FMN riboswitch aptamer (RFN element) from Xylanimonas cellulosilytica, 136 nucleotides, folded computationally. The coordinates come from a structure-prediction model, not an experiment, and the mean pLDDT is 84. It matches the Rfam family "FMN riboswitch aptamer (RFN element)". Rfam describes the family as follows. The RFN element is a highly conserved domain that is found frequently in the 5'-untranslated regions of prokaryotic mRNAs that encode for flavin mononucleotide (FMN) biosynthesis and transport proteins. Of the family's consensus pairs, 100% are formed in the model. The sequence is in RNAcentral, with records from Rfam and Ribocentre. NCBI's taxonomy places the organism under Bacteria, Bacillati, Micrococcales, Promicromonosporaceae, Xylanimonas.

[in-house]
RNA sequence: AGCAUGCUCCGGGGGCGGUGAAACUCCGCACCGGCGGUGAUAGCCCGCGAACCGCGCCAACUCCUCGCGAGAAGGCGCGGCCGACCUGGUGGAACUCCAGGGCCGACGGUGAAAGUCCGGAUGAGAGGCGCAUGCG
Repeated sequence: AGCAUGCUCCGGGGGCGGUGAAACUCCGCACCGGCGGUGAUAGCCCGCGAACCGCGCCAACUCCUCGCGAGAAGGCGCGGCCGACCUGGUGGAACUCCAGGGCCGACGGUGAAAGUCCGGAUGAGAGGCGCAUGCG
RNA backbone atom coordinates (compact mmCIF):
# COMPACT_ATOMS: atom_id res chain seq x y z
C1' A A 1 0.00 0.00 0.00
C1' G A 2 -3.85 -3.12 1.21
C1' C A 3 -7.41 -5.87 4.40
C1' A A 4 -10.72 -6.32 8.86
C1' U A 5 -13.51 -4.03 12.80
C1' G A 6 -15.37 0.31 15.25
C1' C A 7 -16.35 5.60 15.19
C1' U A 8 -16.93 11.17 14.00
C1' C A 9 -18.35 14.57 10.39
C1' C A 10 -20.39 15.54 5.55
C1' G A 11 -24.01 13.84 2.19
C1' G A 12 -30.07 17.35 -3.75
C1' G A 13 -30.80 21.47 -7.13
C1' G A 14 -34.64 24.65 -9.49
C1' G A 15 -39.98 30.20 -11.43
C1' C A 16 -41.29 34.23 -13.38
C1' G A 17 -45.16 36.22 -16.54
C1' G A 18 -50.22 35.52 -18.81
C1' U A 19 -55.41 33.80 -18.43
C1' G A 20 -58.84 32.93 -14.63
C1' A A 21 -63.40 33.24 -9.30
C1' A A 22 -59.37 29.99 -8.27
C1' A A 23 -53.15 27.72 -11.02
C1' C A 24 -45.44 29.02 -8.63
C1' U A 25 -50.04 22.83 -11.03
C1' C A 26 -52.87 25.09 -17.30
C1' C A 27 -50.40 28.28 -21.38
C1' G A 28 -45.73 31.05 -22.70
C1' C A 29 -40.88 31.62 -21.71
C1' A A 30 -37.15 30.12 -18.28
C1' C A 31 -34.50 27.10 -14.69
C1' C A 32 -32.45 22.35 -12.11
C1' G A 33 -29.53 17.65 -12.30
C1' G A 34 -27.83 12.74 -5.70
C1' C A 35 -23.77 8.64 -5.43
C1' G A 36 -20.02 4.98 -7.55
C1' G A 37 -17.98 3.34 -12.25
C1' U A 38 -16.23 4.16 -17.18
C1' G A 39 -9.30 4.47 -21.93
C1' A A 40 -11.15 11.94 -20.84
C1' U A 41 -15.22 15.39 -17.28
C1' A A 42 -22.19 11.69 -17.94
C1' G A 43 -29.66 13.76 -15.39
C1' C A 44 -30.75 10.44 -20.38
C1' C A 45 -23.83 4.36 -21.04
C1' C A 46 -23.40 0.47 -16.65
C1' G A 47 -24.82 0.17 -11.72
C1' C A 48 -26.55 2.24 -6.77
C1' G A 49 -29.68 5.23 -3.42
C1' A A 50 -34.27 7.62 -2.14
C1' A A 51 -39.59 7.26 -3.09
C1' C A 52 -43.57 3.68 -4.28
C1' C A 53 -45.65 -1.68 -3.87
C1' G A 54 -45.56 -6.73 -1.66
C1' C A 55 -44.04 -10.52 1.88
C1' G A 56 -41.69 -12.12 6.53
C1' C A 57 -39.98 -11.10 11.56
C1' C A 58 -40.07 -7.75 15.77
C1' A A 59 -43.30 -4.25 17.91
C1' A A 60 -44.52 1.00 21.31
C1' C A 61 -49.51 1.46 21.90
C1' U A 62 -55.07 0.67 21.57
C1' C A 63 -59.49 -2.40 22.25
C1' C A 64 -62.13 -6.36 24.23
C1' U A 65 -65.22 -11.52 25.22
C1' C A 66 -58.77 -10.94 29.22
C1' G A 67 -57.08 -15.18 25.23
C1' C A 68 -50.12 -16.73 23.60
C1' G A 69 -57.41 -12.80 21.35
C1' A A 70 -58.05 -8.58 17.66
C1' G A 71 -55.86 -4.25 15.66
C1' A A 72 -51.40 -1.34 15.12
C1' A A 73 -47.52 3.69 14.69
C1' G A 74 -42.87 2.28 13.81
C1' G A 75 -38.17 -0.76 13.16
C1' C A 76 -35.34 -4.54 10.55
C1' G A 77 -34.74 -8.06 6.50
C1' C A 78 -35.91 -9.96 1.61
C1' G A 79 -38.15 -9.21 -3.03
C1' G A 80 -40.63 -6.20 -6.85
C1' C A 81 -41.03 -1.63 -9.47
C1' C A 82 -37.80 2.17 -10.98
C1' G A 83 -37.55 7.98 -16.41
C1' A A 84 -34.86 9.95 -20.58
C1' C A 85 -29.99 10.85 -26.67
C1' C A 86 -29.03 11.49 -31.06
C1' U A 87 -26.03 14.03 -35.14
C1' G A 88 -21.39 16.38 -36.37
C1' G A 89 -16.27 17.79 -34.63
C1' U A 90 -11.52 16.95 -31.90
C1' G A 91 -8.70 12.92 -30.11
C1' G A 92 -4.87 7.22 -29.18
C1' A A 93 -9.34 7.05 -26.33
C1' A A 94 -15.44 10.70 -25.23
C1' C A 95 -23.62 8.12 -26.10
C1' U A 96 -19.03 11.85 -20.73
C1' C A 97 -15.45 17.27 -23.91
C1' C A 98 -16.93 21.19 -28.01
C1' A A 99 -21.11 22.61 -31.56
C1' G A 100 -26.25 21.65 -32.69
C1' G A 101 -30.96 19.68 -31.99
C1' G A 102 -33.91 16.62 -28.53
C1' C A 103 -35.72 14.04 -24.12
C1' C A 104 -36.72 12.71 -18.65
C1' G A 105 -38.19 13.61 -13.63
C1' A A 106 -41.48 9.16 -6.84
C1' C A 107 -45.51 9.53 -3.29
C1' G A 108 -49.38 12.53 -0.56
C1' G A 109 -51.55 17.55 -0.63
C1' U A 110 -53.73 21.75 -3.24
C1' G A 111 -60.02 26.77 -4.54
C1' A A 112 -57.46 23.66 -11.39
C1' A A 113 -53.65 18.96 -13.52
C1' A A 114 -46.78 20.25 -9.97
C1' G A 115 -39.15 17.97 -11.62
C1' U A 116 -39.25 23.83 -9.59
C1' C A 117 -45.01 25.26 -4.18
C1' C A 118 -46.41 22.63 0.73
C1' G A 119 -45.59 17.81 3.35
C1' G A 120 -43.39 13.01 5.28
C1' A A 121 -38.01 15.22 5.82
C1' U A 122 -34.19 18.94 11.67
C1' G A 123 -35.87 11.92 8.25
C1' A A 124 -33.46 8.13 5.34
C1' G A 125 -29.49 7.29 2.09
C1' A A 126 -25.97 5.46 -2.22
C1' G A 127 -21.53 7.04 -0.77
C1' G A 128 -17.28 10.72 0.51
C1' C A 129 -13.19 12.94 3.68
C1' G A 130 -11.01 11.55 8.15
C1' C A 131 -9.75 9.04 12.97
C1' A A 132 -8.76 4.65 16.18
C1' U A 133 -7.35 -0.54 16.90
C1' G A 134 -5.55 -5.14 14.80
C1' C A 135 -3.26 -7.79 10.66
C1' G A 136 0.30 -6.63 7.14